The RNA shown here (SAM riboswitch aptamer (S box leader)) has 134 nucleotides and comes from a Mariprofundaceae bacterium.
[in-house]
RNA sequence: GUUUUAUCACGAGCGGCGGAGGGUUCAGGCCCUGUGAAACCGCGGCAACCGACCCGGGAUUGCUUUUCCGGGUGCUUGGUGCCAAUGCCUGCUCCACCCCGAUGCGGUUGUGUCUCGGUGGAGAGCGAUGGAAC
Repeated sequence: GUUUUAUCACGAGCGGCGGAGGGUUCAGGCCCUGUGAAACCGCGGCAACCGACCCGGGAUUGCUUUUCCGGGUGCUUGGUGCCAAUGCCUGCUCCACCCCGAUGCGGUUGUGUCUCGGUGGAGAGCGAUGGAAC
C1' cells in the first nucleotide's frame, strides 16, 4: 500500500519544546487557539482490538489434543490505539412525520399530488483504529 473484517453517542491531560494554526481531505456551518495551534518529547491516564491468564459452553477425539462461541481479569513495564465537542455537524439515497406554497378532486370541511424547508430513522459513500491475509 491492497483486499477483507469488527468497531466508531462510553472513557481518559499535565509538563517541556515550538510559534500559528487546528478539528483527515473538498464545500458550507460551528468550534478550539498568543490565557499559546499543529508537530515532537517526557510523564500520567483511558479503553479492552490483539496477546496473556481465568471461568463456562459447543464441536472433534478412545485419551491426549485441536478448534469455535460467550464471559471475566489491566496484566511486576505485553503489541497497537486513543485522551475538546457523536467520526464536531451537514453533504448522496430511501422511509415516516410536520410546515409554507402551488395544484387536482369533492363541496365547507376533507382528501390526493408536487416543490422548498424542518425533525426523526435506516442505508450508502468517505475516513479513523484494531485483527487477518497478501
The coordinates come from a structure-prediction model, not an experiment, and the mean pLDDT is 79. It matches the Rfam family "SAM riboswitch aptamer (S box leader)". Rfam's curators write: The SAM riboswitch is found upstream of a number of genes which code for proteins involved in methionine or cysteine biosynthesis in Gram-positive bacteria.